Formats: sequence, structure tokens, C1' cells
RNA sequence: UUACCAUAAAGAGAAGGUGAGAGACAAGCUCUAUGACCCUUCAGCAACCUGCCAUAGGCAAGGUGCUAAAACUUGAAUGAUGGGGU
Repeated sequence: UUACCAUAAAGAGAAGGUGAGAGACAAGCUCUAUGACCCUUCAGCAACCUGCCAUAGGCAAGGUGCUAAAACUUGAAUGAUGGGGU
């Protein structure tokens, strides 16, 4: 960067910084100065890759990801993440 494939109702938060919007878009609804969102640190979860046991599944936590709400819902149509290709 991108043909393609897969995932989405399970799971898992504290501290510090900053200071007003945030939940991608529309509508709804929700979160938020009792400090959201975001950043950093630490911790955690275990979806994909990986490793091990073993093939029902379990363990580990190295790479990515994730840790409000069913991807928050619906809609439209993308986006996100992982794998794969280049």
C1' cells in the first nucleotide's frame, strides 16, 4: 500500500498530565468539570498471529489488538483490527 479472507452479544482499569468536548458519519441515545475524549506509565484481558500441551479444549502473554454501553442502537455505507498478498 492493497486484490482477498476473517472478527464484532464473552473478557479486562488504576494513577499522572491536559482541560472540552467525546462515542468514525446521519438520527437517536449515552458519557462528560464528581474531569470525559486524548497522551504517558503501570496493570489487566485473551480476539487474531505465535509457542506448548494436546486436539473437545486448555496454558503462555512474545507481536498486534482491546480494557463504558451488543461496533451503543438503527440507517447507509464505509471505517477499525487481525491475517494474507505486493